Small-subunit ribosomal RNA, central domain from a metagenome, 350 nucleotides, folded computationally. The coordinates come from a structure-prediction model, not an experiment, and the mean pLDDT is 89. The full RNA is in RNAcentral, with records from SILVA.
[in-house]
Context: one part of a larger RNA
């Protein structure tokens, strides 16, 4: 190198954008670089192989013949596949003509809960728990009206519902803003599929600077429960959750299932379009794209499963795996303020 692998055994990159490359649709001509056929040269000998032959025989050794599967060079074929021109549209994309959507931003406003504050009523508890007690209350709490500040998250609707590469996104309004679907076929004409490296996005924690700070809360400090409680339960209560700017880049970043294209039983439910009918219309019915779910046949699977949203049949690219610990550890490199990320062994053990 080949090889066979990747839902759960090892192993799909956390997603996406695109460089190089690989890959690449229908059709007519040149060319002939890759392919084929054929010829000339070469392919030292010795050895392998075949066929004689020589030592009593093998081992050895002569001898000729094949082979040397390369490489050049010339004539020659043109399906494929390259390339060069030249046409088409099924593929991708653009317009036109709609629809649904917590898709991202910014700005503003809303009401519910919640905890301060002020003020009224009130007069002894309150709270919490298995059961208590710390805590909080006559300097008047809990409850209870009324007023008024605050930050922070949007009950119902709410759905195996929708959007979004992912990560994720849920009150209402305005604004800017991206993609996806239908339906049409009027424009371009392969303009496409992946994609090492590259770039950017990327929960939640954390980290620096400013701000904010209800309510929850590591960390701490008390109560308690225990043999002990560095816990679990209870009163408290900082970082932190929030906001703006600028780092970190992980994760059970999960479908533990890369992307694209194509084919290959059905049944059912739901989203969002479009066409036909049922006189018309709600509204049914039947089809059709696109999305989401459950069931299930072939068929794959070691079994669980999976099954048109395949882990089924095929093509193309790209990541990764190759026996357990050592170890995602050490060394180098590289990124970071840090914490730490990335790349990633070996000895040596079983």
């Nucleotide at each position: 190198c080949u090889g066979g692998g990747c839902a759960u055994a090892a192993a799909g990159g956390g997603c996406g954008c695109g460089u190089a490359g690989g890959c690449g649709g229908u059709u007519g001509a040149g060319c002939a670089a890759g392919u084929c056929g054929g010829g000339u040269g070469u392919g030292a000998a010795a050895g392998c192989c075949c066929u004689c032959g020589g030592c009593c025989u093998a081992a050895c050794c002569g001898a000729g013949g094949a082979a040397c599967u390369g490489c050049a060079u010339c004539c020659g074929a043109u399906a494929c596949u390259g390339u060069u021109c030249g046409a088409c549209u099924a593929g991708a994309g653009u317009g036109c003509g709609g629809u649904a959507g917590g898709g991202g931003a910014g700005a503003g406003u809303g009401g519910a809960a919640c905890u301060c504050c002020u003020g009224g009523u009130g007069g002894a508890g309150c709270g919490g728990u298995g059961a208590a007690a710390u805590g909080c209350g006559u300097a008047g709490a809990u409850a209870u009206c009324a007023g008024g500040a605050g930050g922070a998250a949007c009950g119902c609707c709410g759905g195996u519902g929708g959007c979004g590469a992912a990560a994720g996104c849920g009150a209402c309004u305005c604004u800017c803003u991206g993609g996806c679907c239908c339906g049409u076929a009027a424009c371009u004409g392969a303009c496409g599929c992946u994609g090492a490296g590259g770039c950017g996005c990327g929960a939640a924690a954390g980290c620096c600077a400013g701000g904010g700070g209800a309510g929850c809360a590591a960390a701490c400090g008390g109560g308690a429960u225990u043999a002990g409680a560095u816990a679990c339960c209870c009163c408290g209560g900082u970082a932190g959750u929030c906001c703006u700017g600028g780092c970190c880049c992980u994760a059970a970043a999960c479908g533990a299932u890369g992307g694209g294209c194509a084919c290959u039983a059905g049944g059912u439910a739901g989203u969002g379009g479009g066409a036909a009918g049922u006189c018309c219309g709600a509204u049914c019915u039947u089809u059709u794209c696109a999305c989401u779910g459950c069931c299930g046949g072939a068929g794959c699977a070691a079994a669980u499963g999976u099954g048109u949203u395949a882990a089924g049949u095929g093509c193309c690219c790209c990541g990764c795996c190759u026996g357990g610990g050592g170890a995602g550890u050490a060394c180098a490199g590289u990124c970071g303020c840090a914490a730490g990320g990335c790349c990633g062994a070996a000895a040596c053990u079983c």